Small-subunit ribosomal RNA, central domain from Limosilactobacillus reuteri subsp. suis, 349 nucleotides, folded computationally. The RNAcentral record of the full RNA draws on ENA and SILVA. Its mean pLDDT, the model's own confidence on a scale to 100, is 84. Its Rfam family is "Bacterial small subunit ribosomal RNA". Taxonomically the source falls in Limosilactobacillus reuteri (Bacteria, Bacillati, Bacilli, Lactobacillaceae).

Context: one part of a larger RNA
RNA sequence: UUGGGCGUAAAGCGAGCGCAGGCGGUUGCUUAGGUCUGAUGUGGAAACUCGGCUUAACCGAAGAAGUGCAUCGGAAACCGGGCGACUUGAGUGCAGAAGAGGACAGUGGAACUCCAUGUGUAGCGGUGGAAUGCGUAGAUAUAUGGAAGAACACCAGUCCGGAAGGCGGCUGUCUGGUCUGCAACUGACGCUGAGGCUCGAAAGCAUGGGUAGCGAACAGGAUUAGAUACCCUGGUAGUCCAUGCCGUAAACGAUGAGUGCUAGGUGUUGGAGGGUUUCCGCCCUUCAGUGCCUGUUCUAACGCAUUAAUGCACUCCGCCUGGGGAGUACGACCGCAAGGUUGAAACUC
Numbered sequence: 001u002u003g004g005g006c007g008u009a010a011a012g013c014g015a016g017c018g019c020a021g022g023c024g025g026u027u028g029c030u031u032a033g034g035u036c037u038g039a040u041g042u043g044g045a046a047a048c049u050c051g052g053c054u055u056a057a058c059c060g061a062a063g064a065a066g067u068g069c070a071u072c073g074g075a076a077a078c079c080g081g082g083c084g085a086c087u088u089g090a091g092u093g094c095a096g097a098a099g100a101g102g103a104c105a106g107u108g109g110a111a112c113u114c115c116a117u118g119u120g121u122a123g124c125g126g127u128g129g130a131a132u133g134c135g136u137a138g139a140u141a142u143a144u145g146g147a148a149g150a151a152c153a154c155c156a157g158u159c160c161g162g163a164a165g166g167c168g169g170c171u172g173u174c175u176g177g178u179c180u181g182c183a184a185c186u187g188a189c190g191c192u193g194a195g196g197c198u199c200g201a202a203a204g205c206a207u208g209g210g211u212a213g214c215g216a217a218c219a220g221g222a223u224u225a226g227a228u229a230c231c232c233u234g235g236u237a238g239u240c241c242a243u244g245c246c247g248u249a250a251a252c253g254a255u256g257a258g259u260g261c262u263a264g265g266u267g268u269u270g271g272a273g274g275g276u277u278u279c280c281g282c283c284c285u286u287c288a289g290u291g292c293c294u295g296u297u298c299u300a301a302c303g304c305a306u307u308a309a310u311g312c313a314c315u316c317c318g319c320c321u322g323g324g325g326a327g328u329a330c331g332a333c334c335g336c337a338a339g340g341u342u343g344a345a346a347c348u349c
Base pairs, nucleotide, nucleotide: 004320005319006318007302008301012317014199015198016197017196021192022191023190025086026085027084028083029082030081031080033079034078035075036074037073038072039071040070041069042068048063049061050060051059052058089189090186091185092184093182094181095180096179097178101175102174103173104172105171106170107169108152113147114146115145116144117143118142119141123134124133204245205244206243207242208241209240213239214238218234219233220232221231256316257315258314259313260312261311264293265292266291267290268289269288270287271286272285273284274283275282276281298303322349323348324347331342332341333340334339
């Protein structure tokens, strides 16, 4: 490579947008590049088969094959090209719907801490038990007032919305996407997507702010044989904001994206239609999500199971090929750096 695979054994890029490429709905006419077919030419010789020297080497003859190529002719189902048509895929429109989707600005209450003042007096705090620490310069507690920063109790839910990361007080402005119904419009405009571009938790980096709480490092107290830890008292970076970088995570559903089909049961979110009902509601159907349970199937098993794990099929991309060495070395690219991406071999079992 072929083949076989990728939830857990090696293997789905963290996620999206998208150029090239690959693949692509129904139907009519046409073309004849692919495809199929006929003829002709060509497709070296030897080899194969038969024959001749007593045999062999050697020699002769005919045929077949030569899976291919070229030329001329034909077929038109399929693939491709051209010209039309269609509406179910896709999109637009109209009428509705829900939402912690995003950005910016403003604003609210509880709590913690600090400051001031009053009351008040000897402890407080902390632990398994203690000590370090704080406190007669009046702490802790309690009351009033003030300051500042950060996070948003209840609602809250296998809840909602988002491509993923992620998103939760309230209000406003701007703004993205989704769903349902109608079937008015366009008429295949679609799917995937190597490179590319964009987004991307936390930590970290740069510059300037901010700093209540928490808290790497650090200091002290304990524990212990030791204790560079777990526990305690403090505490700097950081956590927060603005701008720029970094580009990684068990970035997980350890499950790429898309389309169609294939039993049910039971919750829940948002719609639509119908039945019943005075109302509250209840029942049925259907669409889009999100859960649980189970059958056929699949699976090595566990399990999965209309939200599929080749269920049954198709398209496109990514990736895997024994363990270690190693996500290392070297090179290249990116980065301020930290480092990231790409990514071996010797050797060894």